[in-house]
Molecule: small-subunit ribosomal RNA
Organism: uncultured Bacteroidales bacterium
RNA sequence: AGAGUUUGAUCCUGGCUCAGGAUGAACGCUAGCGGCAGGCCUAACACAUGCAAGUCGAGGGGUAACAGGGGAGCUUGCUCCCGCUGACGACCGGCGCACGGGUGAGUAACGCGUAUGCAACCUACCCGUAGCAGGGGGAUAGCCCGAAGAAAUUCGGAUUAAUACCCCAUAAUAUCAUAAAUUCUCAUGUUUUUAUGAUUAAAAUUACGAUGGCUACGGAUGGGCAUGCGUGACAUUAGUUUGUUGGUGAGGUAACGGCUCACCAAGACAGCGAUGUCUACGGGGUCUUAAAGGAUGGUCCCGCACACUGGUACUGAGACACGGACCAGACUCCUACGGGAGGCAGCAGUGAGGAAUAUUGCGCAAUGGACGAAAGUCUGACGCAGCCAUGUCGCGUGCAGGAUGACGGCCCUACGGGUUGUAAACUGCUUUUCUGUUGAAAGAAACUUCCGAACGUGUUCGGAACUGACGGUACUUCAGGAAUAAGCAUCGGCUAACUCCGUGCCAGCAGCCGCGGUAAUACGGAGGAUGCAAGCGUUAUCCGGAUUUAUUAGGUUUAAAGGGUGCGUAGGCGGAUUAAUAAGUCAGUGGUGAAAUCCUACAGCUUAACUGUAGAACUGCCAUUGAAACUGUUAAUCUUGAGUAUAGUUGAGGUGGGCGGAACGUGUUAUGUAGCGGUGAAAUGCUUAGAUAUGACACAGAACACCAAUUGCGAAGGCAGCUCACUAAACUAUUACUGACGCUGAGGCACGAAAGCGUGGGGAGCGAACAGGAUUAGAUACCCUGGUAGUCCACGCCGUAAACGAUGAUCACUCGUUGUUCGCAACAUAUCGUGAGCGACUGAGCGAAAGCAUUAAGUGAUCCACCUGGGGAGUACGUUCGCAAGAAUGAAACUCAAAGGAAUUGACGGGGGCCCGCACAAGCGGAGGAACAUGUGGUUUAAUUCGAUGAUACGCGAGGAACCUUACCUGGGCUUAAAUGUAGAGCGAUAUACCGGGAAACUGGUAUUCCCUUCGGGGCGAACUACAAGGUGCUGCAUGGUUGUCGUCAGCUCGUGCCGUGAGGUGUCGGGUUAAGUCCCAUAACGAGCGCAACCCCUAUCAUUAGUUGCCAUCAGGUAAUGCUGGGGACUCUAAUGAAACUGCCUACGCAAGUAGUGAGGAAGGUGGGGAUGACGUCAAAUCAGCACGGCCCUUACGUCCAGGGCUACACACGUGCUACAAUGGCCGGUACAGAGGGCAGCCACCUGGUGACAGGGAGCGAAUCUCUAAAGCCGGUCUCAGUUCGGAUCGAAGUCUGCAACCCGACUUCGUGAAGCUGGAAUCGCUAGUAAUCGCGCAUCAGCCAUGGCGCGGUGAAUACGUUCCCGGGCCUUGUACACACCGCCCGUCAAGCCAUGGAAGCUGGGGGUACCUGAAGUUCGUAACCGUAAGGAGCGACCUAAGGUAAAACCAGUAACUAGGGCUAAGUCGUAACAAGGUAGCCGUACCGGAAGGUGUGGCUG
Repeated sequence: AGAGUUUGAUCCUGGCUCAGGAUGAACGCUAGCGGCAGGCCUAACACAUGCAAGUCGAGGGGUAACAGGGGAGCUUGCUCCCGCUGACGACCGGCGCACGGGUGAGUAACGCGUAUGCAACCUACCCGUAGCAGGGGGAUAGCCCGAAGAAAUUCGGAUUAAUACCCCAUAAUAUCAUAAAUUCUCAUGUUUUUAUGAUUAAAAUUACGAUGGCUACGGAUGGGCAUGCGUGACAUUAGUUUGUUGGUGAGGUAACGGCUCACCAAGACAGCGAUGUCUACGGGGUCUUAAAGGAUGGUCCCGCACACUGGUACUGAGACACGGACCAGACUCCUACGGGAGGCAGCAGUGAGGAAUAUUGCGCAAUGGACGAAAGUCUGACGCAGCCAUGUCGCGUGCAGGAUGACGGCCCUACGGGUUGUAAACUGCUUUUCUGUUGAAAGAAACUUCCGAACGUGUUCGGAACUGACGGUACUUCAGGAAUAAGCAUCGGCUAACUCCGUGCCAGCAGCCGCGGUAAUACGGAGGAUGCAAGCGUUAUCCGGAUUUAUUAGGUUUAAAGGGUGCGUAGGCGGAUUAAUAAGUCAGUGGUGAAAUCCUACAGCUUAACUGUAGAACUGCCAUUGAAACUGUUAAUCUUGAGUAUAGUUGAGGUGGGCGGAACGUGUUAUGUAGCGGUGAAAUGCUUAGAUAUGACACAGAACACCAAUUGCGAAGGCAGCUCACUAAACUAUUACUGACGCUGAGGCACGAAAGCGUGGGGAGCGAACAGGAUUAGAUACCCUGGUAGUCCACGCCGUAAACGAUGAUCACUCGUUGUUCGCAACAUAUCGUGAGCGACUGAGCGAAAGCAUUAAGUGAUCCACCUGGGGAGUACGUUCGCAAGAAUGAAACUCAAAGGAAUUGACGGGGGCCCGCACAAGCGGAGGAACAUGUGGUUUAAUUCGAUGAUACGCGAGGAACCUUACCUGGGCUUAAAUGUAGAGCGAUAUACCGGGAAACUGGUAUUCCCUUCGGGGCGAACUACAAGGUGCUGCAUGGUUGUCGUCAGCUCGUGCCGUGAGGUGUCGGGUUAAGUCCCAUAACGAGCGCAACCCCUAUCAUUAGUUGCCAUCAGGUAAUGCUGGGGACUCUAAUGAAACUGCCUACGCAAGUAGUGAGGAAGGUGGGGAUGACGUCAAAUCAGCACGGCCCUUACGUCCAGGGCUACACACGUGCUACAAUGGCCGGUACAGAGGGCAGCCACCUGGUGACAGGGAGCGAAUCUCUAAAGCCGGUCUCAGUUCGGAUCGAAGUCUGCAACCCGACUUCGUGAAGCUGGAAUCGCUAGUAAUCGCGCAUCAGCCAUGGCGCGGUGAAUACGUUCCCGGGCCUUGUACACACCGCCCGUCAAGCCAUGGAAGCUGGGGGUACCUGAAGUUCGUAACCGUAAGGAGCGACCUAAGGUAAAACCAGUAACUAGGGCUAAGUCGUAACAAGGUAGCCGUACCGGAAGGUGUGGCUG
C1' cells in the first nucleotide's frame, strides 16, 4: 500500500466482499512449563449457611462467664462464699457505624467534564492563639420482684450511677438591636473602629506526669450552593408552562433561591430545536486510525446514583443512612392462627437464566481503617493461595554427524525414476525442562519491652530483643538419562501452498466471485506442501481499508442528485479611504489541566511481559500583559457596486374593450341528378322525402393563413388578425443626483402548461368515454363513420409535467472566427466602432467519455437547494392542504450482487445507401397426381443391427445384404480362446484315412506318421500351463485425421508509425473502376502476409521433333473386297516440346485505372471454355461403425465359432428417381456416324443349335494390333386419337444363367395376362451455350444381381435475359439497439402454485405516562380548653401535604387476530406480446377516461 466482483471487451460511477488490528469473549480440535494480568456482558432474578463494624473498665452502675487470690464446709478434691485482683456477658455513656466494599437500575440532568464565583455557607476528629470550668437538682437503663405472650417482645412495681439529663451563676474578638465614623466592591453590598443595651457555657478521670471538657478567633481537611462552556437519537414530537416567569412581604435552610406561602403583574421557554418519546451513569481512559475522526466506557482511578419496590423523617459535624428506624406494597419464612421475622447490587456459596464467567480456602505477617493512653481487639478492605490456555510475555519438546538416498507410503512417461528425506536406523554431544537429592531466602521496618545518650521528666537518637499467612515457596547443590512434551487450519483466484483416488448438479463446499451434470488442484479420503504454533481455526462485535457522509477530503448536463419560477423575512456573505477600539486573531507570562495510562531515558525481577524513578506530554480552559495587518464595532468621507433623474428606442410583455376578413358548419333558397363519402381494400354512414357539387342570403362559435425567421418579449408557465385605454419591463445616450442603499435567501408569500373539479353561460370544428363498420386466431387497439364530457367565456379551486439548457442565483477573470436583432456614434455610403441580446464553429482548460468552451460543464468568490447501491417505493403509516381527483412530507421489514453512464467491436432491424448471384424477372424442361424402383419416418417384429435429420439427412456411409458380408435375433458350442510372441514341463509331428453323434460348429474312437546329430542334444511343429488378448460396447460434448456448409463469397490479418486514458481505430475509409481488398487517384499512414489473379491439367489454332500396333496423298504389287503388302511422313492421329492473347493496335470517353465499339487483325478478345485449387473462421456441424487414440465398461462374456432367420416386414407419410400418359409418337423393315473405357477364373471374332435368354464347338488378344460397341438420326411401310398396335405394372406357365444353395430373397428369356395413368392442387426444382433438353455407350463394385443409382463418354442440339421494384442469399459503407448463447435475442403485465416479510382490520391482551374524582398510612410542620406534669413539656385530637390504592374517560405504545391488500423470491405452468430496430401505431412525462393483462385513447409537453 491494495485486491476480487457489473461487460464479448473498455473507461467511469457505484455498491457488495476480502487481506489488518482488537475483545471481560464463546464454540470445535488439541495441549509440556512458568511469570504477570483477567474472570456473571444474561435475571438491579430469588437466596440456604458462615463470615463482612466495632471498640473503650484510663466515663459509669456493676459481676453473667473465665482465671488468680482469700475464706468456709469437709467426703483432700469437690461444693459454697467474698468484685479482692486480672479481666468482662448484658446495660448506661463516648467515639465509630455517612469510611472501606458492591452494583449501574434510574438519570439527557449543573448528573458528569472543565473553568470560575460564594461580600450567600457548614465542617466531628487534627493544628495554632486567647480565655474559662463556681453551685445545685431530679431521673433512668441495668440489677431485683411480679405479670402477659407459642414466640418476638411488652407491661407494672421497688431501687441506683455517670464525661447521661436539667436549673442557677460568670462571660466576649460570639449573636442580636440602635447610633456614629471609615475601607473596599461591577452590583446587591461589605471591611474596620467606637459607644449603649440584651442573650448564651462547661465534666470529669487520675497512676499527679497527664488525658479529657467549654467559649471565641484562625488554619487544615472534607463538603454545600451558584454560574459560563462542553456533553445522545427522532421534527412522521411544534408549540410548552399556572408556582408557571417576575416583584413585594413572610416562613424555612448551614446558606442563596418560588425552596414554601400570601398578594400583585402577565410573563417565561422555543426553529441556535422548547415540549414529548426512545436510548444511555459521566470522565480519566481503551481499541482503531497517517491524522482528523469513528467506536467504546469491563478491570484500575475520580465523580454520581442506588441498596427488595415506593414514601417518610429521626439521630448526628456529616445520612434522609447497603449489613439503622417508621409506613405501604410484592415475595419468602416461623406460628399455638392471636401474631411475628427477613432483605448477599459485601466475601465465599446455591438455584435459575444463559453460548458463557472461579473456592462455602489461609492470614491480619505487610499496607490501610475504627476504637483505645496503651497493650490490644475488630477488619471477606487488604495480603496470599486455589480453579480456568481467558489474554499477554518467556522457555522447551533436543543438537551435530550420518546416503545403500534403506523399508514402507504416495505419484509417474512404470525392468526405471521422483518424493517423503538427513528424515529414520546408527554414532557422538548437551541437560533448559523432568525425576530424585542438598541447602534455603528477601519481603521486618516499626509499635512494644529492655539498655544507653542528649535535652530535661517525656520527646528525640543509638543498640539489643520480639513478630511471616504466602512457604520449606522462589532460588540453589549433586545425580540420572534424549530421557517427560505438537498440534491446528489451509492448499481455484483474492492468498503462501498440488497430485492421485472416490463421487457424478448427487453427496456436499462457499467470505466474494463461484465449484459439483464421468477425466473436480474448489465436494470426501490419501500422499505431499504452506501458514501459525501450546496453540490453531470458526462465530460474534468494533475500527480500518471506505475520499462509501468527504473539516482535512466528494459530488449534482447524460451515472443518485438544481427546488417549476419569482418576491422576500431571519440568517450567511459583502466596494474604496481615514481614525478610534480591541470582540475575533497573534505573541509572551501566570494558574490549572489529579494519579494511573501513552511516549522517552534509566533502573529492579536470569530475559520479557510486569514494576519503579525521572522527564516529556496532556494539542484544553481561565486570567493577565502586549501587538493592531485582516475580520468585527464606532465615527467621518468617497464613487466604481446599486438606485434615481432627463431624452429617446424596442418588442406576439400583461389586463380590459371595440372592430375585421378567410375557412368550417348550419338554415333558407336556386340550379341540377345519382350517387356521395371513406379506405390498403371495404363496410357502417348520407342520398330520389333530391344528397354530393355549384350560386345567393342569413346565423353561430372558435382560431387568426401570408408576413414568419436559426427572429422578438417575458422570472418561469407562456405570448401572434387590427385598433383603443390602462400598465409593467429592458436597452441606449447624458453623467445631473443619492452615497454601499448590495448579493443570496431556510421558513413564508405570490405566480404557475395541460388535464381535472365547482357554479353559471356557450357549443362551429375537434373529440376521451360510448356505439357501429372493418382488420385479426382474438382486436376491449391502430383504420373508418358517428359522438358525450371536454376544448371557449366569467368567477372560484387544483399546484402538477421530459414545468428541460434534464445545466440554481450573483460577481470577477480567461484565445479567436462568423451570422443576426435592437440602440448609439463616426461617415467618404466602401465600411466600421461601441453597448445590450439571440445563434453557429473552434482553441487552451475541463470532462469517464459524449462533449462544454466569454450565454462554460474553464479559473476563483458568496449564498441557497439536493445526492449517497438496485428493488421494495415516491409505496405504507402519521400529519398538513384539497369539494374530490389527489398533492406535499416520507420510512421499514424483506430481497439482489449488482443496477447504471459514456464509448468500442460485432450481430441484428418489418432502418438507409451502393453492389453482386439462375436471387427475381424473361424462357426451356421437370418434380408435386399414376405405377414401379430406391432411401427415410412411422408401425410391426424374436430381430427388422448401427449411423446420417432444415438449408448442409433421406439412389446418404453402401463403388453392389441369397450364405458370407453382419455389427441384429433364435438355438447349439468354446473359455488363452481366431492370430502372434516369450518362458516352462511333457509330446512327436503337421497331416492323412476310416468309423460314430450332430443342422453345422464341434466332439468321441481306431490306424499310420518328422529332420539333423558328435546320441548329450538341437531344429521344427501342434496341444497344455503362465504372461501378454479380444470387444462394430459407451463417450464425435475428451481427441487426431478426414469431410460438409457459409463460399470460389472477397474477404481475414500482421509489423512499424500515428490517434485514443482504454476497449480499439487508422491502414482496410473516401472518389472512381473491377469477376475480385482487381487496379488507379486521394490520404497519418508506409509496407507486408493468408486469400483473388497467375503459375498446373484438359480443350480450341499452328509449328518443330518422332512414326508403331496408328495414317495412306504420291509410286509399285495384290484381292471378290479391305493400308492387305513393299514403301512413305505429306495429311489425320498419337505424345513430347514450343508459339500464340497482352486491352498490344485504332476510335470515343476518362487525370489515371479502365470502359465502350457489329472496329481491325486473329483459330481464339477482353478471366477464350472447363477442371484442380476452398483464406481467418462459423455451425461443441458429421464421423469412436473406415482408421488411430484418452477415459470408462465386459472377461465361462458386451469375447469367439456355427446353423437358421433378419437387415427385403407394411393400414400409412415424405424425399430422390425410372417409365409413361402418346402421332415431333408406337411398331416393322432397311441404312449411317462416336468418344471414352474394359478384358486371361477375362473379352470372345467366326461356325452350329435354340423363337430367345443361352448352349456346344472354336481362332485371336494381357491388347493404338484381338475383342466388347451405339442410339436418337435418315429412307420406306403401317397404326389414325382410342385407355388404343399408347402404357407397361401385376399375375400365370415354361425356361436360361450364376452360384454349395435362388423358399423367405437373384437377374434374364419366351408365351400369355394387360392394372393405374389422357400432362397432374397448393406450393416447388434445375438451367444463360455446345448449356438446357434429348439419344445411346462405357466403367467401378461384382460368382450373380435387385443399377431406373453413381462416375465418365460422346451424338443431336435450342429458347430467353426489358431490367434490379419485389422474394432468397451474400459483400461494403452508414444508422439505431435495453441483443453478445448475439432476433430462434431480450423482455412486460394479469392469472395459477409454493415460501417469506410487511400494511389494513371487527376485536382481544399487555404496558408506561398524564388528567379528573374518591380514599389516604407513616411522617414533618402548624393548631389545640378538658388528660399527665410544679414547670418545661407531653399524650390525645384536628388541619395541610403525600406514597400506595380505587373509580372514570381519553390519548399513546407494543403484541395478537377471522378476513383482506399489495410486495419479494422460486430451471422448464396459462394468456397475450407492451418495451428494446422506424420493435412493426416512435417512445416517454403530467393528467383524465376505459379495458382479462401487458395497455389503449384524448389533451398539453419533451427528444432521451